[in-house]
Context: one part of a larger RNA
RNA sequence: GUGAACGCUAGCGGUGCGCCUAACACAUGCAAGUCGAGCGGUAGACUUUCUAGCUUGCUAGAAAGUUGAGAGCGGCGAACGGGUGAGUAACACGUUGGUAUCUGCCCCCAAGUCAGGGAUAGCCAUUGGAAACGAUGAUUAAUACCGGAUAGUCUCUUCGGAGUAAAGAUUUAUUGCUUGGGGAGGAACCUGCGGUCUAUCAGCUAGUUGGUGAGGUAAUAGCUCACCAAGGCUAUGACGGAUACCUGGUCUGAGAGGAUGAUCAGGCACAAUGGAACUGAGACACGGUCCAUACUCCUACGGGAGGCAGCAGUGAGGAAUCUUCCACAAUGGACGAAAGUCUGAUGGAGCGACACCGCGUGAAGGAUGAAGGUCUAACGAUUGUAAACUUCUUUUCUGAAGGAGCAUAAUGAGAGUACUUCAGGAAUAAGGGACGGCUAAAUACGUGCCAGCAGCCGCGGUAAUACGUAUGUCCCAAGCGUUGCCC
Numbered sequence: 001g002u003g004a005a006c007g008c009u010a011g012c013g014g015u016g017c018g019c020c021u022a023a024c025a026c027a028u029g030c031a032a033g034u035c036g037a038g039c040g041g042u043a044g045a046c047u048u049u050c051u052a053g054c055u056u057g058c059u060a061g062a063a064a065g066u067u068g069a070g071a072g073c074g075g076c077g078a079a080c081g082g083g084u085g086a087g088u089a090a091c092a093c094g095u096u097g098g099u100a101u102c103u104g105c106c107c108c109c110a111a112g113u114c115a116g117g118g119a120u121a122g123c124c125a126u127u128g129g130a131a132a133c134g135a136u137g138a139u140u141a142a143u144a145c146c147g148g149a150u151a152g153u154c155u156c157u158u159c160g161g162a163g164u165a166a167a168g169a170u171u172u173a174u175u176g177c178u179u180g181g182g183g184a185g186g187a188a189c190c191u192g193c194g195g196u197c198u199a200u201c202a203g204c205u206a207g208u209u210g211g212u213g214a215g216g217u218a219a220u221a222g223c224u225c226a227c228c229a230a231g232g233c234u235a236u237g238a239c240g241g242a243u244a245c246c247u248g249g250u251c252u253g254a255g256a257g258g259a260u261g262a263u264c265a266g267g268c269a270c271a272a273u274g275g276a277a278c279u280g281a282g283a284c285a286c287g288g289u290c291c292a293u294a295c296u297c298c299u300a301c302g303g304g305a306g307g308c309a310g311c312a313g314u315g316a317g318g319a320a321u322c323u324u325c326c327a328c329a330a331u332g333g334a335c336g337a338a339a340g341u342c343u344g345a346u347g348g349a350g351c352g353a354c355a356c357c358g359c360g361u362g363a364a365g366g367a368u369g370a371a372g373g374u375c376u377a378a379c380g381a382u383u384g385u386a387a388a389c390u391u392c393u394u395u396u397c398u399g400a401a402g403g404a405g406c407a408u409a410a411u412g413a414g415a416g417u418a419c420u421u422c423a424g425g426a427a428u429a430a431g432g433g434a435c436g437g438c439u440a441a442a443u444a445c446g447u448g449c450c451a452g453c454a455g456c457c458g459c460g461g462u463a464a465u466a467c468g469u470a471u472g473u474c475c476c477a478a479g480c481g482u483u484g485c486c487c
Stems, first nucleotide, its partner, number of pairs: 001485002004483005011359006017352002019317001024315003028312003033076003038073002044067011083270003093194003097190003101187003106183008114148001116146002124137005154163003168175003196242003203233003208230008245267004249260004272293005295306004323349001325348003331345001332343004362392004372383004397424006406414001431476005436457003442471005452459002
């Protein structure tokens, strides 16, 4: 010094921190949605009119209008945010330089936005299945899909030419869409240098090293393949083994160094285990898909469902680590023109002396140095101004009243919180360890190498300042000791 634990003890506040072990298994709820100003449309609700029944203001039906949940198609987001550190000794990280590259949303510049088509969800009908989930038929829309036209500064080019776009919406003022160029931020790749142990690991390597050609990628490249050559690395430690996320930092130290990598911040990796691709600007995707494996659950035995290393919470493991809380008021994010919706990010509250900081448990006076305790040479000494007693105060506490700022055009979870005022009353509040030397602080009794102590030296066998108890003293103090680990 500590993410600590254990023992004894405990009044309050603020700020932080809180599974270091089993990347063990998880009940339950929530953690990613949003847009009707892209689309077809519906259950329902309301208003008006008409008809019928009557209980005379209700019910049922029809028409018109307004509104409109759930579901569906489509767009954007879901690749962020949040968690964990298993793997990784590596261009993973840190730092330096670079290019053969891509980039949704955002900003700037230029140009365009023509005329059409066929489907399919939904809805309806029939139907399979226990369920999960489907099947068939009919029908419908779009900013969904498709071909056609047009085509520059776009792509390819044998420089003749060839090829590729678009989408509309509404409240009519905008906002979208397509193409090209630039920017910002982001991503990808390459590269010099840097940071563990081990030689009781000395040789390693066939896509291996290089070339040509082809494929592949956003892009370079044995990245992949065919052929050719025989190279490449290594005692400046290759290859193998062990351990380990890396850094800014943190702890210690006068420094040099040593140790470390919780919280916070940047990067990386992972998402039950292993593998794979799809979609997309971006993933080989924690709360997406497919396959395999293990495990758990449902089943009508035909078949299905699942993945907390998100927030809470449960079991297990362990010396050990919290609430199945409140709110979107603030900050930020997604979507939306907006209103707004969502947000276990975040803001807060709760629990824990786990750490740090601050405050309190009263202050002044008070000697016949009371009583009691302890010691005693029985005189006295000491506890000790300590108490009693007198005067005073009210930080805290209890009660009452007021009451910001966070947030303003409006909106406050926290919370009637912080804070202020008034009233009451010393009232509600002290322990732990030590006292042989190191090391501040000693006496009495008990015990008798016993019981015990102990960090080291060492104490204890009849006067123990070292064990146990008491009194006294010393050191810290809402803490004090012990244990573990680091300097």
Predicted 3D model of a 487-nucleotide part of an RNA (small-subunit ribosomal RNA, 5' domain) from an uncultured prokaryote. It matches the Rfam family "Bacterial small subunit ribosomal RNA".